[in-house]
RNA sequence: AGCGGGAUGGCGCAGUUGGCAGCGCGGUGGGCUCAUAACCCACAGGUCGAGAGUUCGAGUCUCUCUCCCGCCA
Repeated sequence: AGCGGGAUGGCGCAGUUGGCAGCGCGGUGGGCUCAUAACCCACAGGUCGAGAGUUCGAGUCUCUCUCCCGCCA
């Protein structure tokens, strides 16, 4: 080279049928407490690996490429 799986906030992952991008942990602020932890509330943080195509509309469908894991010889 060939085949299969994967890439989505800082980290781990969902997103099943194309229709507002979410969950947990973490971060910040507040509440509670004499205080800390725990607990509760709120907020910030994403060009969904890159580029192109289809579509009114793409994380999702199609094509090419990059990287990671595995299989075969």